Transfer RNA from Amorphochlora amoebiformis, 71 nucleotides, folded computationally. It is recorded under the gene name trnU-UCA. The sequence is in RNAcentral, with records from ENA.
RNA sequence: GGGACUGUAGCUUAAUGGUAGAGCAGCUGUUUUCAAAACAGCCGGCCCCGGUUCGAUUCCGGUCAGUCUCG
Numbered sequence: 001g002g003g004a005c006u007g008u009a010g011c012u013u014a015a016u017g018g019u020a021g022a023g024c025a026g027c028u029g030u031u032u033u034c035a036a037a038a039c040a041g042c043c044g045g046c047c048c049c050g051g052u053u054c055g056a057u058u059c060c061g062g063u064c065a066g067u068c069u070c071g
Stems, first nucleotide, its partner, number of pairs: 001070007010024004018054001026042005048062004
């Protein structure tokens, strides 16, 4: 330098054009002599820039980052 794949919450990971969901983690409360566990609740997210569309996490182009591969 060429090619393929991937990019969603602190981490792991769903969602095939129409309200972004879950588990763990974190915080609060209940419970307990205290803590743990359990239960209830809360917080927090679509890499970035453009295009298509009434509407984009999703489709298209590009940039950036990561992994693999060819030379």
Its Rfam family is "tRNA". Rfam classes the family as a transfer RNA.
The prediction has a mean pLDDT of 83.
The organism belongs to Amorphochlora, within Eukaryota.